[in-house]
């Protein structure tokens, strides 16, 4: 700091989703040790147990016992004035816990209090006097089950209570004096009148009394009252921080005053009374969420989420009321009251409150020990010793975090052994491992220390102060002495030994790390894209690698990448987004000059901004985390002095902005009011006499009751032809015949006047086409709905006939449009050209033109902006002000609510769900029933066919034990197959082999060894037999003994036409012998790519030229090669044969030529080369010459990138899978020849341009030795005997046929026409039954030219004829592949069908129109809306009812303190009523949710059903 993902590619928009950090997690696998943190986030649900606020004898009365000791056993003494309970005083408001409520002065920052309070501490100042009733405890007695609680009697006090004193204290008056921003504060001096107190403990005898010790003194402490102080708190003020407008208006103590009341105090805080206020779009008010903050997390930063552990406020304490006491509460462990829930009960009553620290249930994914200790810190009470102390400080539990340490080092390669890949060599695993020498951290044993503990207190010994003086008591030095929960945890030594301690995740791309297997769209994975459908690096396993490490995934959350809400820092022609258009309040912005001010702004200096966190810098724990100091910091708020450029505000002043004046000027600007001609209709008349409309072609419909036509006359609506212009006006919608009358804008010119009066505008008013609505007219023409007519599979459409709302007026809704420039308004700059309206000026003299200058409409075009396409002085460029608007598709502009309409609807406007995109510009193809150019036997012109027959063949499809397999439009179907009776052969029956029919290898045996007649079984194949019996080499004399080869056993392996042509080479068909197809530089675009390759020409060609931001090359096309077409050399056998010769019946039969044909070799011709013409002077055409040939002569071979996963594992090769006594191999018979049907390709034909018989003439090219066969004999003939010649220009296959020349047949199912059958035959061949081919007699089937529809073919071509040849033994060949004979019609042209090239256009196509893709119906499934309803929740109003309680009134009852004349009074209470008043309780609603029969669309789900809406002119834009 990016990345993946929308596409054939390519930019932008734009959404999703990674990569990072973190976290009070939680789940999965896994876990070795230690240090610091941390750890109930859900049910503010319940709660057993046990602890968590006590303490003071130095405030008061009282007061045991166990024990012990002693006794005269009665007791007594000690325990002990202890324990323990009362009264009393302090403290139980802190400490600790939570986050339910709070949206609020609750909290934060900064300020007020001149409107206050403050116990315990601390300073200073005075005082601390006399006096008096009571009650707890106790005792006795009563009630109760208990809680508890009556009654009598006795008692104390720093408890109560009366009184005195008293001030600088309250408070009233009077004066007088300083001071504040304001109510006002202070100070002084005079009178007046109010209010205090409480002892205690220790000491002593100086004083008083006394003479013991006190009532005296005194120390310390306490008590009272003022003033001060610190800390603490109450109040108030401004600003700051959360979502909703589908909540917009709220509010009667309401808002203010006047009296009062109440509080510590200021206030409607509360009365009464009086006025009518007060907040609110700067969002009142309601609704939904939340405790606030210092700081957490992230982020470069600004942001942006969070508010756990610590800290600071606040709020609660079982729920809801409410007050007591008190310096403080409306009190978590206090009281009263109502509720719900627990629990006790003897049923009458009672008691409780873990949200304290442990624990328990429950609910949840999920949070721990009922632990130790007060040794430390720090609290309460005490002089004090000390008690209390789940604060605290510790220690358990949890990998929850985070930091650290460990699991061992070094050598060690025949690179061991196993794994695993492997191309079978090897290569990983890997120095890893073992071996060897070492080391010793944690763990573990066993031993030793420090530090958390220095204060306090006690002892001892000085020293001070107090005193009258000791003593005490205070304070203080110095010496010693106590005190650890943690806890042998931790530090160090020491022992032993590598021993105890490695997991998780991942490995297609992002993203770092790859092989084999399995599995076969299945299991399965996936954060996004997305793997799987038999070769998965994406599933599973393995072995490898990679990351991380006592942890590592994985869910979940946060910021973050995301500039994706954008203040830093976006955007709105066409991607989402400009309100239709306009006025206009508030609101925000504003114009020159100048004072003044100093609010924004800005300098400085101060206050504060808690403490901790973050940052630095240093320090303490081996380090680190952790803690600790000292800085910076805390960007933010107050005050104060400054500064005034800019902006406010106050004030003077100016004219350009903006208005007004004036004097010209255009215009379909608006409104009304009359008026006009031209068409259509319709009516009335005339003329006429059959049709007329209307389509694509029809009909429906009009018309002999006279249509249409056409002339004449009428009538009535509604529009305004030419002018008519990318001409004009208007804000916009939108205005178009003329004339009038009213009326609004505008321009221009002059610079007269005001003098900033401007601009935009949330809300709110206004206009606002069409179509739509109410009422009322009117309706000629057109024309939804409608009826016919066609069209069509259907046709509720397109196209006809008709035809009603409506169009139109008048007056009222409605308020939306692609209301479009898809561009908001205003200002101001910022290159040109050019043309147009409406004006002005200037020169010359009018006018024209020309030139300036305004003001408005267009066009082109630069910088410049944009993705780009475009825009550009009419901005979508460069600023500045102001509005609106946008924030991934869909769901949906839908559903709810509000609101406006008479309705139609509108106008604001979501969610669940659901997809990994939806989208914009361009790009390149692809396609269009898109458009231009131009080719092809592509149509047309011609000429033959095919489809009808019948055979033959090849397919389908039936069949079959098999009818092996492929091939599938064109490009499969006389295709592989250029030869199925066996064989072939791959199929099926059977029969038989098993290292095999065939290769290589390696081990062992094997000379009577391989081999192998006879014979035997057997369709053969095999099987059995075993006569005879080798071969090659060394050695040795033979003999023999060894080796090879063979052979046999086994092991590897062979074999497969067994799959897979979608794993593949190789080969091949096609587009297409079309003219394409690309590359380097260069050069444009951001890129895809685009230019070269387009244009003009011109060719068969991207073939040439030309002109060009493009120069040039490849691959193709031409050519080069081959056969033919002429000609020349060269060379003449087997060919030829003109002369010469011989010769024959005749023949090049000889001899011989070397001329001609002809062989086959060189070669020469053809180039648009020459001439004319056209053409851009070019490339070329076009016409001519010569010329055997003419513009590629004619034909062939040759096939660019790439396209169809074409096609071929069945030639071949060949990866993967499969079979292994069989899916190998062998062999007989059988199939591949089958047959209802259907197709293709073909052959023969239907005749007379022909059949039949007789005669006769003329090629080419090829074949022949297991052949080719001649002449001659034999058959009627296939053939047969026979054999000359010939490895072939020689010899044979071989008769060429159509043709020609005679003859016959005379139009007929025929003398055409052959199929079919039956007979007899020939051949080949082991062998023609299945299932050959040929000949001969007989037989004589369809068929008389073949529907819709198709096919070849442009010249030596079609048509017609027949030769030959490969394959082969024969042959199914009518096929095939070649070869010559004979020999032609038409092309007027590109309009149409096919099909191709090119350049343009559209596109929503891109596996590329066989594409893409809408809707409805049917199925599943999910979320939602509606709904008769039936529930539940929440906050309120109105009434009723009214506990506790406060306050108020009474208060005939009661009552120590004071007073009293003793009668009583003051004063208090109980008691009652009254107000407020929880909690219920009625009522009518509001608001939120749950859920309902059923209904509504909606999302989404390979392979439903209709059609065909849309993308191409999408076939009716």
């Nucleotide at each position: 700091a990016g990345g993946g993902u929308u596409u054939g590619a390519u930019c932008c928009u734009g959404g999703c989703u990674c990569a990072g950090a973190a976290c009070g997690a939680a789940c999965g696998c896994u876990g070795g040790c230690g240090g610091c943190g941390u750890g109930g986030a859900u049910u503010a649900g319940g709660c057993a147990u046990g602890c968590a606020a006590g303490u003071c004898g130095a405030g008061c009365g009282c007061g045991a016992a166990c024990g012990c000791a002693u006794u005269u056993c009665g007791g007594u003494g000690c325990a002990a004035g202890u324990a323990g309970a009362g009264c009393g005083g302090c403290g139980g408001a802190a400490g600790g816990g939570u986050g339910a409520g709070u949206a609020a002065c609750a909290c934060g920052u900064a300020g007020a209090c001149g409107a206050c309070c403050u116990a315990c501490c601390c300073c200073c100042g005075a005082c601390u006097c006399c006096g008096g009733g009571a009650u707890a405890a106790c005792a006795u007695u009563g009630g109760g089950a208990a809680a508890c609680u009556g009654a009598u009697g006795c008692u104390a006090a720093u408890g109560c209570c009366g009184g005195a004193u008293g001030g600088u204290c309250u408070c009233c008056a009077u004066g007088c004096g300083c001071u504040g921003c304001a109510u006002g504060g202070u100070g002084c001096a005079u009178g007046g009148a109010g209010u205090a107190a409480a002892g205690g403990u220790g000491g002593c005898c100086u004083c008083u009394g006394a003479c013991a010790u006190a009532a005296g003194c005194u120390u310390c402490u306490g008590g009272u009252u003022g003033g001060g102080g610190a800390g603490g708190g109450g109040u108030c003020u401004a600003c700051g921080g959360c979502c909703u407008a589908u909540u917009a208006g709220c509010u009667u103590g309401a808002u203010g005053g006047u009296g009062g009341g109440g509080u510590a105090a200021c206030g409607g805080c509360c009365c009464a009374c009086c006025a009518u206020g007060g907040c609110g779009g700067u969002g009142a008010u309601g609704g939904g969420u939340a405790g606030c903050c210092g700081g957490c997390c992230u982020u470069a930063g600004c942001g942006g989420g969070c508010g756990a552990u610590c800290g600071g406020c606040c709020a609660c304490a079982c729920u809801g009321g409410g007050a007591c006491u008190g310096a403080g509460a409306c009190a978590c462990u206090g009281c009263c009251c109502a509720g719900a829930c627990u629990c006790c009960u003897a049923c009458g009553g009672g008691a409780g409150g873990c949200u304290g620290c442990a624990g328990u249930c429950g609910a949840g994914a999920a949070u721990c020990u009922u632990c130790c200790g007060c040794a430390a810190u720090g609290g309460g009470c005490g002089a004090a010793a000390g008690c209390c102390u789940g604060a605290c400080g510790g220690a358990g539990c949890g990998a929850c975090g985070c930091c650290g340490c460990g699991u061992g080092g070094a050598g060690g390669a025949u690179g061991a052994a196993g794994g695993c890949c492997u191309u079978c060599g090897g290569g990983u695993u890997g120095u890893a491992a073992a071996c060897u020498c070492c080391u010793g951290u944690c763990a573990c044993c066993g031993g030793u220390u420090a530090g958390g503990a220095a204060a306090g207190g006690g002892c001892g010994c000085g020293g001070g102060c107090c005193u009258a003086a000791c003593a005490a008591g205070c304070c203080u030095g110095c010496g010693g002495u106590u005190u650890g929960a943690c806890a042998a945890a931790a530090g160090c030594c020491g022992g032993a030994g590598a021993g105890g301690a490695a997991g998780c995740c991942a490995c297609g791309g992002c993203u770092a790390a790859c092989u084999u297997c399995g599995u076969g769209c299945c299991a399965g994975c996936a954060g996004c894209c997305g793997c799987g459908g038999u070769a998965a690096g994406a599933c599973g396993a393995a072995g490898g690698u990679g990351g991380c490490a006592a942890g590592c995934g994985u869910u979940g959350u946060u910021c973050g990448g995301a500039a994706u809400c954008a203040c830093u820092g976006g955007g709105c022609a066409u991607a989402a987004a400009g309100c239709g258009c306009a006025c206009g309040c508030a609101g925000g912005c504003g114009g020159c000059c100048u004072g003044g001010u100093a609010a924004g702004u800005u300098g400085g200096a101060u206050g504060u901004g808690a403490a901790a966190u973050c940052c630095c810098u240093c320090g303490g724990c081996c380090c680190a985390a952790c803690c600790g100091a000292g800085g910076a910091a805390c960007u933010g708020c107050g005050u104060c002095c400054g500064a005034u450029a800019c902006u406010g505000c106050c004030g003077g002043g100016c004219u350009u902005g903006a208005g007004a004046u004036c004097g010209g000027g255009a215009g379909g600007g608006g409104u009304g009011c009359a008026u006009g001609g031209a068409a259509u209709u319709c009516c009335g008349g005339g003329u006429g006499g059959a049709g007329c409309g209307g389509u694509g072609a029809a009909a429906u419909g009009c018309g002999u009751u006279g249509a249409g036509a056409u002339c004449c006359g009428g009538a009535g609506g509604a529009a305004c032809a030419c002018c008519g212009g990318c001409g004009g006006c208007g804000a916009a919608a939108g205005c178009g015949a003329u004339g009038c009358a009213c009326u609004g804008g505008u321009c221009c010119g002059a610079u007269u006047c005001u003098g900033a009066c401007g601009c935009u505008c949330a809300g709110g008013u206004g206009c606002g086409a069409a179509a739509g609505c109410c009422a009322g007219g009117g309706u000629a023409g057109c024309a939804a709905a409608c009826g016919g007519g066609a069209u069509u599979a259907g046709a509720u459409a397109c196209c006809c006939c008709g035809g009603u709302a409506g169009u139109c007026c008048u007056g009222g809704c409605c308020g939306u449009a692609a209301a479009c420039g898809a561009u908001g308004g205003g200002c101001a700059c910022u290159a040109g050209g050019u043309a147009g309206u409406a004006g002005g000026u200037u020169c010359c003299c009018u006018a024209a033109c020309g030139g300036c200058u305004u003001a408005c409409u267009g066009c082109u075009g630069g910088a410049g902006u944009u993705a780009a396409u475009a825009u550009a002085u009419u901005a979508a460029g460069u600023g500045c002000c102001c509005c609106g608007c946008c924030u991934g598709g869909g769901g949906a502009g839908u559903a709810u609510g509000g609101u406006c309409g008479c309705a139609a609807g509108g106008c604001u406007g979501a969610a669940a769900c659901u997809c990994a995109a939806a989208g914009g510009a361009a790009u390149u193809g692809a396609c269009g029933g898109g458009g231009g150019c131009u080719c092809a036997c592509a149509c047309a012109a011609g000429c033959g066919g095919u489809g009808g027959a019948g055979c033959a063949u090849g397919u389908u499809g039936a069949u079959u034990a098999a009818u092996u397999c492929g091939a599938a439009g064109c490009a499969a179907c006389g295709c592989g197959c250029a030869g199925a009776a066996c064989c072939u052969u791959a199929c099926c029956u059977g029969g038989g082999c098993u290292u095999g029919a065939c290769a290589u290898g390696c081990a062992g045996g094997u000379g009577g060894u391989a081999g192998g007649a006879a014979c035997c079984c057997g369709a053969a194949a095999g099987g059995g037999g075993g006569a005879c019996g080798a071969c090659c080499u060394u050695c040795u004399u033979u003999u023999g003994a060894g080796g090879g080869a063979g052979c046999c056993u086994g092991c590897a392996c062979a074999g497969g036409u067994g799959u897979u042509g979608c794993a593949u080479g190789g080969c091949u068909g096609u587009c297409g012998u079309c003219a394409g197809c690309u590359c380097g530089u260069g050069u444009c675009g951001u890129g895809a790519g685009a230019u070269g390759u387009c244009g003009g020409g011109u060719u068969a060609a991207g073939u040439c030229c030309c002109u060009u931001a493009a120069c040039g090359a490849g691959c193709g096309a031409a050519a080069c090669c081959c056969c033919u077409g002429u000609c020349g050399u060269u060379a003449g056998u087997u060919a030829c044969c003109a002369g010469c010769g011989c010769g024959u019946a005749a023949a090049g039969g000889c001899g011989g030529g070397g001329a001609c044909u002809c062989u086959a070799g060189c070669g020469a011709g053809a180039c648009u080369g020459c001439c004319g013409g056209u053409g851009u002077u070019a490339a070329a055409c076009c016409g001519g010459a010569g010329g055997a040939a003419g513009g590629u002569g004619g034909g062939g071979a040759u096939g660019a990138c790439g396209u169809c996963a074409a096609g071929u594992c069945c030639u071949c090769a060949u990866g993967g899978c499969c079979c292994u006594u069989a899916c190998g191999c062998c062999c007989a018979g059988g199939g591949c020849u089958u047959c209802a049907a259907a197709c293709g390709u073909g052959c023969c034909a239907c005749a007379a341009u022909g059949g039949c018989c007789g005669g006769u003439a003329c090629a080419g090219a090829g074949g022949g030795a297991c052949g080719c066969g001649a002449g001659c004999c034999u058959g009627c003939g296939a053939a047969g005997g026979g054999g000359a010649g010939c490895a072939a220009a020689u010899c044979c296959c071989a008769g060429a046929a159509a043709g020609c020349c005679g003859g016959u047949c005379u139009c007929a199912g025929u003398u055409c026409g052959g199929a079919u059958u039956g007979g007899a035959g020939u051949c080949u061949g082991c062998a023609a039954u299945u299932c050959g081919a040929c000949u001969c007699c007989a037989u004589g089937a369809a068929g008389c030219u073949g529907g819709a529809a198709u096919c070849g073919c442009u010249a030596g071509u079609a048509a017609c004829c027949g030769c030959a040849g490969a394959u082969c033994a024969g042959c199914u060949a009518c096929g095939c592949u070649g070869c010559g004979g004979u020999g032609a019609a038409u092309a007027u042209g590109u309009u149409c069908c096919u099909g191709a090239g090119c350049c343009u256009u559209g596109u929503a196509c891109a596996c590329a129109c066989c594409g893409c893709c809408c809707g409805u119906c049917a199925a599943g499934c999910c979320a939602c809306g509606a709904g008769a309803g039936c529930u539940g929740g929440g906050a309120g109003u109105a009434c009723c009812c009214g506990a506790a309680g406060u306050c108020g009134c009474u208060g005939a009852c009661c009552c120590a303190a004071c007073c009293u004349u003793c009668g009583g009074g003051a004063g208090g209470g109980a008691g009652g009523c009254g107000c407020c008043g929880a909690c219920g309780g009625u009522a009518a609603g509001c608001u939120c949710g749950g859920u309902g029969a059923u209904u509504g669309g909606g999302a989404c789900u390979a392979a439903g059903u209709c059609g065909u809406a849309a993308c191409a002119a999408g076939g009716u834009a």